[in-house]
RNA sequence: GGAGUAUCCAAAACGGCCGCCGGCGCAGACGCGCGGGAGGAAAGUCCGGGCUCCGCAGGGCAGGAUGCAGGAGAAAUUCCUGCGGGUGCGAACCCAGGGAAAGUGCCGCAGAAAAGUAUACCGCCGCGAAAGCGGUAAGGGUGAAAAGGCGGGGUAAGGGCCCACCGGCCGCAUGGGGAACCAGCGGGCCAGGCAAACCCCAUCCGGAGCAAGGUCGAAUAGGGAAGGUUGAAGCUGCCCGCUGACUUCCGGGUACGACCGCUCAUUCGCACGUGCAAGCGUGCGGUUAGAUAAAUGGCCGAAGGAGCGCGAGCUCUUUACAGAACCCGGCUUACUGGGUGCUCUUCAU
RNA sequence: AGGUCUGUAGCUCGAACUGGUUAGAGCACCGCACUCCAAAUGCGGGGGUUGAGGGUUCGAAUCCUUCCAGGCCUGCCA
Numbered sequence: 001g002g003a004g005u006a007u008c009c010a011a012a013a014c015g016g017c018c019g020c021c022g023g024c025g026c027a028g029a030c031g032c033g034c035g036g037g038a039g040g041a042a043a044g045u046c047c048g049g050g051c052u053c054c055g056c057a058g059g060g061c062a063g064g065a066u067g068c069a070g071g072a073g074a075a076a077u078u079c080c081u082g083c084g085g086g087u088g089c090g091a092a093c094c095c096a097g098g099g100a101a102a103g104u105g106c107c108g109c110a111g112a113a114a115a116g117u118a119u120a121c122c123g124c125c126g127c128g129a130a131a132g133c134g135g136u137a138a139g140g141g142u143g144a145a146a147a148g149g150c151g152g153g154g155u156a157a158g159g160g161c162c163c164a165c166c167g168g169c170c171g172c173a174u175g176g177g178g179a180a181c182c183a184g185c186g187g188g189c190c191a192g193g194c195a196a197a198c199c200c201c202a203u204c205c206g207g208a209g210c211a212a213g214g215u216c217g218a219a220u221a222g223g224g225a226a227g228g229u230u231g232a233a234g235c236u237g238c239c240c241g242c243u244g245a246c247u248u249c250c251g252g253g254u255a256c257g258a259c260c261g262c263u264c265a266u267u268c269g270c271a272c273g274u275g276c277a278a279g280c281g282u283g284c285g286g287u288u289a290g291a292u293a294a295a296u297g298g299c300c301g302a303a304g305g306a307g308c309g310c311g312a313g314c315u316c317u318u319u320a321c322a323g324a325a326c327c328c329g330g331c332u333u334a335c336u337g338g339g340u341g342c343u344c345u346u347c348a349u
Numbered sequence: 350a351g352g353u354c355u356g357u358a359g360c361u362c363g364a365a366c367u368g369g370u371u372a373g374a375g376c377a378c379c380g381c382a383c384u385c386c387a388a389a390u391g392c393g394g395g396g397g398u399u400g401a402g403g404g405u406u407c408g409a410a411u412c413c414u415u416c417c418a419g420g421c422c423u424g425c426c427a
Base pairs, nucleotide, nucleotide: 001345002344003343004342005341006340007339008338009337010336014301015300016299017298018297020037021036023034024033025032026031039321043332044331046330047329048328049327050326051209052208053207054206058240059239060238061237063205064204065203066202067201068082069081070080071079072078083097084095085094086093087092098200099199103198104197105194106193107192121140122139123136124135125134126133127132148166149165151163152162153161167190169187170186171185172184174183175182176181213260214259215258216257223250224249225248226247227246233243234242252426253425254424267286268285269284270283271282272281273280274279303318304317305316306315307314308313350423351422352421353420354419355418356417359376360375361374362373369407378394379393380392381391382390400416401415402414403413404412
């Protein structure tokens, strides 16, 4: 210098003029003054909550979600540290990572055979004149996958048939660790893959959503049809239990209105302590966006940024992704610039 | 703003719940025949990154997941 990886930060300051939306104060009024006014993702609506209402939330079936260990957190398809497996030369990254000896199912084509007491197409061995019969999974062939691997013994030829090592499984009153797990010892001799297939196990799960919900107000056809106390509707499917009179469609009206909910929140910053970390504790300090078809903008500058130049200065530019709508914690996606740690590689010394 | 559904040839659909090796069908399009020419008819043919990316699996249109695009429903009053 190049390539890469992890993590963090900022996302644009200042002055003037003219506007827009809220707040407070003054004023009889026109108005005047002071102060505030988008984001790290405000986005996707993918998870989880707060809040509000529903009959305060009952029972059974069905259904759904999650799935290594420990910890953090209100909770979470969240985060941290480890364990195991995989990818990469590496820094690092990824894993829906329980159970396939509970059961069922699937494994197309090819292949002799796709999971059965396995199986005999070629080959090998034995018998036989031959056809063929018997033995055999070492070798070939098929396939993503062929019933442990490899070496030796043994054998007619072969085979865990026997033995050493390795892998896997089961057991252990063994050692380490808090645990996942790692190591060790013993055993028989092997038990294919798929659960983001059904399923089993463990844990958890009521529904709807600020167009929730409440108060006020204007206007009119408080009209029609169907169903309904022989049970409407209500907790998304079914049954039971509960409440007990409306429900659906058509037509009509409409200020498609005002106010509350509405913004201080499980909050942010700093310091100290503690913890490997996520975080936790204590102390001090800070907190005025709340619109409703929707404000947060425009212009100028001797100001900011970048580039060039020894300099005076000159040029470009004010910006990427993107715009709150009840509020938080996450995840994911979009996107500009910079810092730091680390890795690989090239060149020079 | 909230909720919900869909995406396969130019168009309309099937195969998707239960994964299986060339993703089919009709209309449309192209060529030939028939005709004076065309339509209809007959014969033949082309056309698909199953919206995009990633994952599970030996194997994905189908299962899971992240995006993208589009549709539908929902104001208040009596």
Two RNAs folded together computationally: RNase P RNA and transfer RNA, 427 nucleotides in total. It holds a member of the Rfam family "Bacterial RNase P class A". Gene Ontology terms of the family: ribonuclease P activity, dimeric ribonuclease P complex and tRNA processing.